[in-house]
RNA sequence: GCGCGAGUGAUCUAGUGGCUAUGAUAGGGCCUUGCCAAGGCUCUCACCCGAGUUCGAAUCUCGGCUCGCGCA
Numbered sequence: 001g002c003g004c005g006a007g008u009g010a011u012c013u014a015g016u017g018g019c020u021a022u023g024a025u026a027g028g029g030c031c032u033u034g035c036c037a038a039g040g041c042u043c044u045c046a047c048c049c050g051a052g053u054u055c056g057a058a059u060c061u062c063g064g065c066u067c068g069c070g071c072a
Base pairs, nucleotide, nucleotide: 001071002070003069004068005067006066007065010025011024012023018055027043028042029041030040031039048064049063050062051061052060
């Protein structure tokens, strides 16, 4: 340099163009217990950046950035 793939909370992750973006871990609060652990309920935090298409984009298209793999 070329090709392919990936980028979603602090971490991991689901998401076929349409409801308030899913679940787990972690953290806060409450319940339960004589105490702890475990368990239950609840709260907090996210779509890499820009543009386009569309009534509507995390999702489709283009460009950029970062990471991974392959080729040279």
About this RNA: Predicted 3D model of a 72-nucleotide RNA (transfer RNA) from a Candidatus Woesearchaeota archaeon. Its Rfam family is "tRNA". Its family is annotated with triplet codon-amino acid adaptor activity in the Gene Ontology.